The RNA shown here (c-di-AMP riboswitch aptamer (ydaO/yuaA leader)) has 144 nucleotides and comes from Cyanosarcina radialis HA8281-LM2. Its Rfam family is "c-di-AMP riboswitch aptamer (ydaO/yuaA leader)". Gene Ontology terms of the family: regulation of gene expression and cyclic-di-AMP binding. It was read from a public genome assembly, where an Rfam model found it.
RNA sequence: UGAGUCAGUCAGCCUAAUCUACGGCUUCAAAUGAAGUCAGAGCGGGGAAACCAUUUUUGGGGCGUAUCUCUAACUUCAAAUAGAGAAGGACAUCUCUCAGUCCUAGCCCGUCAGCUAACCUCGUAGGCAUUGAGAGGAGAUUGA
Repeated sequence: UGAGUCAGUCAGCCUAAUCUACGGCUUCAAAUGAAGUCAGAGCGGGGAAACCAUUUUUGGGGCGUAUCUCUAACUUCAAAUAGAGAAGGACAUCUCUCAGUCCUAGCCCGUCAGCUAACCUCGUAGGCAUUGAGAGGAGAUUGA
């Protein structure tokens, strides 16, 4: 110095929502700083032929896990509210299994969009703080 084995520690989470980058430029300001603006890559969404498919007030559709059914009360009906069930989603390095806990919102288009190559176009916000066991795999670091 390299390889292997064993042991300890570390790694943030949801989401497409990150990186180049403590970036460049402009304006204001005495300075610290503040505001605005700009591109690419990566990731994600939408529109859009042929072919095929579908049936348009019972309006229809999109992002998203966030839908459906039943019961109670109210009630012209519906919606909201409460509960239960089915289905879907999350739980801390990654994958699978089991158990447990929690969530099932919100927003948009505006009569219009199925799939859809070329092509066109949009977003890159926000909110949080951990669950245990078993099996398998990878990384950093320390020690033997």